[in-house]
Formats: sequence, structure tokens, C1' cells
RNA sequence: GCGGAGGGCCGGAUGGUCGCGUCGGGGGCAACCCCGUCGAGGAAAGUCCGGACUCCACAGGGCAACGGUGCCGGGUAACGCCCGGCGGGGGCAACCCCAGGGACAGCGCCACAGAGAACAGACCGCCCCGGUCGGCCCGCAUGGGCUGCUUCUUCGGAAGGGCCGGGGUAAGGGUGAAACGGUGCGGUAAGAGCGCACCGCGGGACGGGCAACCGGACCGGCAUGGCAAGCCCCACCGGGAGCAAUGCCGAAUAGGGACUUCACGCGGGAUGCCUUGGUAUCACCGCAGGGCCGUCCUGGCCCGGAAGUCCGGGUUGGCAGCUAGAGGCCACGGGCAACCGUGGUCCGAGAUGAAUGAUCAUCGAACCGGGGCAACCCGGGGAACAAAAUCCGGCUUACAGGCCCUCCGCGCAU
Repeated sequence: GCGGAGGGCCGGAUGGUCGCGUCGGGGGCAACCCCGUCGAGGAAAGUCCGGACUCCACAGGGCAACGGUGCCGGGUAACGCCCGGCGGGGGCAACCCCAGGGACAGCGCCACAGAGAACAGACCGCCCCGGUCGGCCCGCAUGGGCUGCUUCUUCGGAAGGGCCGGGGUAAGGGUGAAACGGUGCGGUAAGAGCGCACCGCGGGACGGGCAACCGGACCGGCAUGGCAAGCCCCACCGGGAGCAAUGCCGAAUAGGGACUUCACGCGGGAUGCCUUGGUAUCACCGCAGGGCCGUCCUGGCCCGGAAGUCCGGGUUGGCAGCUAGAGGCCACGGGCAACCGUGGUCCGAGAUGAAUGAUCAUCGAACCGGGGCAACCCGGGGAACAAAAUCCGGCUUACAGGCCCUCCGCGCAU
């Protein structure tokens, strides 16, 4: 100097004028006026996870269904998040990626091509054995008999072509995403873990590490493919709804009126009626019974009627929830780090049809034009994605341009 990788920050600034909103102060009977402080984000977005908080008769434990996560250790209120490791893959490297437990619990799938796709298989090839080829004879023919084809020859023989049949082979070639281990040597008629060396695979004493895992003497039949982001198995985790949650105030001929159907355990008590006894009602007491969860146990809670039709009143208001927190910033200490502890300091929008806008001036990046050896000068230009609505911790997505730090590779100079 060029290229690459990881992390952090900014994303308009200053001043003036007019105009908005909360809060504080002052004035005013009130409407309202004056002064002052503060006033959208790194993602406020997606609504994907986890919570805080609120309400719901259900709560604890076990089982089931459904859903989520999935290597190990740590962090956190918690997580599917973050940090550090392990294993695998990509890259020269810095670094990046992985729905990363189980294929010997079971079921299922691997199209087409190909000989053959899980314990399979011979298409082309390679090797071995037998016959055949040219000529002549016989026979109507199938066919039978004799000698045999090409080249070389030291005349012993050697080498070899086509076709048919039988046997051996899975090394070479082909098909495919993938072919039942790879490379090399030996061996064989030709081959093959057939044998051997190394790798790979299986087992593995022993050692290191909290662990995932790593190393590994020695042994081995030289072999048991893939997919679980197919169903499934295993381990761990999991109530529901949500600030339009939920409370309070206000509001009401009003704890409203009429009608129909079904149901209405026992004992005591009260009241009314009638006839000493009986009957009706009850917002009372007790017992039995019924119910609240997918189910069982334990504990607790609720009920003492239910269903339907018509008429009619109120509810569209106000206050709280609402922003002081698992909070921000700084310093010190612990830790590889995520993060934790201690101390100090600060309070940064709380609207409610939903506020923060408009305008002027100066500065203002990339980029463009001109001048200049260069430093630099002049002019133009005017930067993205995008708006809170209960709040927080994350993840994901979008983003013009600029700045800072660290690391890797290549080249050059000293």
C1' cells in the first nucleotide's frame, strides 16, 4: 500500500422566530395568560421466545395427552438467549457455519438410471476349457469323414484373429446423489483382505480433562449404507388469558317487571293458615348429596334449583394501573469471558383520536466540476431505515454515509 475478517460508535450540529404536550411556579371568579425544566429508536418494526405485573377455585404429588428444547460446562429472574469449550464442515489464514442425543426398540423411504441400492449383483470387459473357420469327398437336406486358418520359425515349436457353448471373476470401465472399505506391494489361469504394510472400521488395558471428549500399548472377523429438518425412542422443560389485564368513583322509576316449562332429600328452628295434627314459605343451623382438573391420591373451595320468551333503565364519563426499574452512568475488585460484587452519582415522554412541527441563517459526509507537482484552494451537492401507547431481557429483519479498535494474508521499503 492492497485485499479480507471480527467488534464498537454516530446517524445531523448550533443559533433565532412562530407553534404543540406533561410536570413545577406565579396571576386570574373562570376561560385563560406568563416563566422555567424536559419531550421517540438502534431498531420504537416482526409479534418469534422468556419474564415482571393483573385476573381466573383451584393447589401439591404421580400418570396421560399436546407442545418446546436437544453435545459439555458456566451466566441469567428466565429463555429456544449469551459466554467459554468439545466434535464435524468451509477457508491459505484471521474467522464463519451446524434443528450437534439415538439407525442394535420398532415401522417406513432411497424415484429414474443401472447387472445390482442392504447383507445385493454381471452390462462392457479379463482368464480357462471345448468346438468351429480354408480345401476335398459322401448325402435331397440337417449333417458326416479326411486334412485343417494367418504370421514367424533354429522345424522342437511360438504367437495370434472371428464366432458358439460351458466355467471362474468383481480388480479395470460404465450407470447413479450414493455401489457392501482406500493406496501400494505380493500372489493368481485371471482376480479378490486371498496375504502383508499404512490408513480406515470394531474392541480396548492405561493416561489427561469437572465434562463433552482426546491420546492410546495390544487384539481383530478384515467389515453391519444413508435418511430421525419421516413417524418414532430417550432426557429435560411447560396452567389459561392478557393493560381493550384489572381496580375505584360516577351513573339507574331498578338488588327491575311479566309469562311458560321442568325440578324441588332428611332433621331442627321461625312465621302464616287451619282442627291437638297437618300444610305453605324462609336470605337460619346441621347431615346426606352434587360440583370445581384429562385422570388418581391428598388438601381446599363452591352449591342448596334450572332453562326459555317479551318489556324496560343504566353502561360511549372520570381517576388509578402509567413509568424509580431484574434501571442508566462512573470507579474499584473477582472472572479467559458472558457476567457478578462493593461504593458513588443521576432520574432522562407518559399522550389518550393520540403531543415534539414549520421557517431562516451558518456549518456539514460520500460524490461531481475546475486549479495545483503535492499539501491544498474555489464552486456545486445536502445522507438512510424509520414513530412510543404496561414495562423489561433477547432473537430476527431494514439501514445512505462516516469514524475508531483489533486480527489475517499478499507485496514493497528500511
The prediction has a mean pLDDT of 75.
The RNA shown here (Bacterial RNase P class A) has 414 nucleotides and comes from Pseudooceanicola endophyticus.
Rfam family: Bacterial RNase P class A. By type it is a ribozyme.
It was read from a public genome assembly, where an Rfam model found it.